[in-house]
This is a predicted structure of a 264-nucleotide RNA (Bacterial large signal recognition particle RNA) from a Candidatus Limnocylindrales bacterium.
Rfam family: Bacterial large signal recognition particle RNA. By type it is a non-coding RNA gene. From the family's description: The signal recognition particle (SRP) is a universally conserved ribonucleoprotein involved in the co-translational targeting of proteins to membranes.
Lineage of the source: Bacteria > Bacillati > Chloroflexota > Candidatus Limnocylindria > Candidatus Limnocylindrales.
Model confidence (mean pLDDT): 77 of 100.
A source record names the gene ffs.
The sequence is in RNAcentral, with records from ENA.
Parts: sequence; C1' cells; structure tokens
RNA sequence: CCGUGCUAGGCGGGGAACUAGCGGUGCCCUGUACCUGCAAUCCGCUCCAGCAGGGCUGAAUUCCCUCUCGAGGCUCCCGCGCUCGGAGGCCGCCGUCCCAGGCGACGUUGAGGAUCGGGUCCCGCGCAGCGGCGAAUCGCGAACCGUGUCAGGUCCGGAAGGAAGCAGCACUCAGCGAAGCUCGUCGGGUGCCGCGGAACGGCCUGGUCCGAGCCGCCUUCGAGGGUGGGCCCGAGUAGCGGUCGGUCGACGGAGGGUGCACGG
Repeated sequence: CCGUGCUAGGCGGGGAACUAGCGGUGCCCUGUACCUGCAAUCCGCUCCAGCAGGGCUGAAUUCCCUCUCGAGGCUCCCGCGCUCGGAGGCCGCCGUCCCAGGCGACGUUGAGGAUCGGGUCCCGCGCAGCGGCGAAUCGCGAACCGUGUCAGGUCCGGAAGGAAGCAGCACUCAGCGAAGCUCGUCGGGUGCCGCGGAACGGCCUGGUCCGAGCCGCCUUCGAGGGUGGGCCCGAGUAGCGGUCGGUCGACGGAGGGUGCACGG
C1' cells in the first nucleotide's frame, strides 16, 4: 500500500420556552435527514444527561475537533401605536351647552306657548283619467273552389217550358282599415277627487285661550363657568418599526485528527 472481517462512532442540527440541569414531544429557523412505541394537567433521564425494541452504515464526501460565514431566535435601547392615571397645566387647541354683554331683524295690525281640527307621509276600496286587448259601430273586402240575381252563350225538349251557369251587379266569410262615441276586461313612479284605516314625531295651516317676547350674528371687547376630545406630564405594554451593541447559532467553506484482527 492492497484485500477480507469487525469495533468506537453515525443515520440531522439549532433558537426561544419549560426545567435544578440535560434531552425529547409541541412552537420557530435551517433544509431532506432509518423504522416502531411513549409524552404539556408533559415524558425520559443525571453531567459522555431522552428511554425501550428493531434495522442500515462504518475509519472517512459520511465520525470527531478548531476557525470562518451567517438564515434565524433572544436581550439592552429608541420611536410610533395602544392602555391607564393625574380634583395637574393649556378654554389664547377644537366641539358643544349655560350665564352675562353688544349689534340687528320681527313683534299688542299679536312674540311665544297651550289646546282642538285639517293637510303633508303610508295602506285598502271607489271614482276619474291614461294605455293595452276584445265586443259593438262604420267602411273596404271572394278570377273558380261563397250566396242571390244571372244579359249573351250552352244543354234537354217538337213546342210550352226546364236545368247548370261565366262576365256584370248586389250582399257577405276569412281578413284589413277608420273613428275614438258606447260596453267589458287587464295594468300603473296617473290624480289640487271621495270614503275608511294607520300614524299622532316634525313641518305648514285654521279656530279658541293666555299675553311680551322671540330669532340671527359676535365676544382675542367676558383675563366667565360646565362637559367631551386634543396637546403636555407620569406609568405600563402582549402590537408595529429601527440603528449600534451583547448572546446563542442552522446550512455552507477551510484546516487538522481518529482504530482492531487476519492474509498478501
């Protein structure tokens, strides 16, 4: 150095949390990596720290150590957001209310209020109107296969006479049109209409009663007040974001290390 058979080891690792501590189940990261059983009201262990059973590989691309890279996690700090507190500060931050004041309009030709009624809104029915359809009215309307009358012509007959029947004329079927008068039926974002119901709040309006206020604007010309938010202050934070640190660190990269027996 080669071959054969073995053994230690390996067949995923890491973060946070849990725990006296370690590992595992569960969560997250990495990325592909034997199987079965157990486990968050946890499970198994004790510093070479999952346990039990089975299987594969096996001295190196695979095992062990060191360095490096760095996904990701945890932590310190800061900002935003959120929550709570403060009889605090700002009403010269904003909204709203009250009081006070100013100006103006209206008001005994009645402000404002009370009360009685009507309307406005909605539902049902009726009536009217509009529209659709149908009937009724009027008109048109059949080369033959509709009716009536049927010239001419045709047929039967000796004749008298008779038969079918084209065109024409008249009428009408199917159908078409007109007019919107009448009737029926159906429909509605139709209505200064009527009746009944519902509603009783607002607004408009009429009658009766009481009888002087009521409305608008402004007050940064009131160092007025109440209340709700906002800002400030203090505390907390499980949410969001961020830089420099601290800590652990998967995957990857580099370097080094590690056997036993037999035969050649």